[in-house]
RNA sequence: AGAGCAGGCAGGGUGGUCGCUGCUCCCCAGUUUCGGGAGGAGAGGAAAGUCCGAACUCCGCAGAGCAGGGUGGUUGCUAACGGCAACAGUCCCAAGAAUCGGGACAUGGAAAGUGCCACAGAAAGGAAACCGCCCCGAAAAGGGUAAGGGUGAAAGGGUGAGGUAAGGGCUCACCAGUGUCCUGGAAGACUGGGGCAGCUUGGCAAACCCCACCUGGAGCAAGACCGAGCAGGGAUAGCUGCUUUCCAUGGCAGCGCUGGUUGCUCGCCAGAUUUCCCGGGUAAGGUCGCUUGAGCCGUUCAGUGAUGAACGGCCUAGAUGAAUGACCACCAUCCUUCAUGGAGUGAUCUGUGGAGGAGACAGAAUUCGGCUUACAUGCCUGUUCUGACC
Repeated sequence: AGAGCAGGCAGGGUGGUCGCUGCUCCCCAGUUUCGGGAGGAGAGGAAAGUCCGAACUCCGCAGAGCAGGGUGGUUGCUAACGGCAACAGUCCCAAGAAUCGGGACAUGGAAAGUGCCACAGAAAGGAAACCGCCCCGAAAAGGGUAAGGGUGAAAGGGUGAGGUAAGGGCUCACCAGUGUCCUGGAAGACUGGGGCAGCUUGGCAAACCCCACCUGGAGCAAGACCGAGCAGGGAUAGCUGCUUUCCAUGGCAGCGCUGGUUGCUCGCCAGAUUUCCCGGGUAAGGUCGCUUGAGCCGUUCAGUGAUGAACGGCCUAGAUGAAUGACCACCAUCCUUCAUGGAGUGAUCUGUGGAGGAGACAGAAUUCGGCUUACAUGCCUGUUCUGACC
C1' cells in the first nucleotide's frame, strides 16, 4: 500500500410533469356521498423472520394443588425480557511466561440417586491381569503385581528417593489438584496468603434428575356497536331425609346426574320452558378500536457504562381486494476509460477536465422494547494475508 474477514455508521438531494391513498377548506340551490378547484401529508434500518419481552383487549366465577413449560456466573439497567451494560471465570487468537488487546461461552449441581461412554481393548469407573515382571512348580495349573508395553477421545495424579520377591501413595520430599480450617481484599461472582488431610472419587445434566427463580389461555380476523342473513337436530334423573296435621304440591338439606371451569384432581357456578351442546347463516358490509406514544429532536447534568433526570422545541402514514409510483433535468457519491499534472524507491495513492456507466436488501397493516437474518456503495475501527521491478 492493496485485498479478505469481523464490528460500527450512513443508506442520496433539489426542481418539474403525469398519477395513487387519506385529511382540511372552497365553488355549484343543496348534501361527508356526484362534479370541479386549492392546500398540506404519505415506509425502513431492517417496515422482514414472527424468535423472546410487554402495553392493550377478551375468555375463565377469575381459587388451591399436581402435572407441564421456561430461565440459570455476579452486580446493575429496564415497564418487562431469554435483552443490554460493567465485572468475574474458563477457553481461543497465542507462541516459554507475564502484561495489554480482540473473540467465544447453554457459565447452578457429576461428592444425592439412576443411566450412558461407539469402535478398539483383558479392563470404561471406587475396575481390570492380554503381553510383560515376581513367587511357587519338573510342567500344566495357581498366586502376587498397574512400574513397562499394547488398545482407545479418555486407562485412576507427576518427578525423584526409600522400601519390596517383584511392584504399587505402600512410605517420604517437592510439584499439581481436591476437600477443609484460619485470614486479607471486593457490593458480589471471585480472588491473594497460610495451615492441615495421601484425600487423588474421570467425562456427559443441549440424558433422566436435583436445586433456585419465573410461569393461566388466546390474540386487533383481539374486542365494542350498527346493519344484513339463517332448514333443523340433540341433552337432562332422580333418590333420601326434614318441614307445611296425612296425601298431593311447595320449600330446605344431603347424595347423585348433565353442562361449564381450554391437561388432571379438588373446589366453585348453572340446570325445564329456559339453559347447554351440535348444526345452520353471514356482508373480505360500515363505524369505533387507530395512532400523543415506556414518542421524536436538541442542550445541560448524574453515571465507567447500559441508562436516568431537568429544560426547550416538534406532531411525523393510518390504508383494509390494502396508496406511498413513473419519467425528465441538474447537483452530490462511486466505478471504468482517455488526456494532463502532483506524491512515493516501489506497489500504489491523488488533483483537474472530457466520455460512458452504477445505486442494493426490501416494503407498513394495533403499538412499543429487543434478538436474528438480508443488504449495492462509501467511511471508520480491529484483524489476517499478500506486495517492495512488473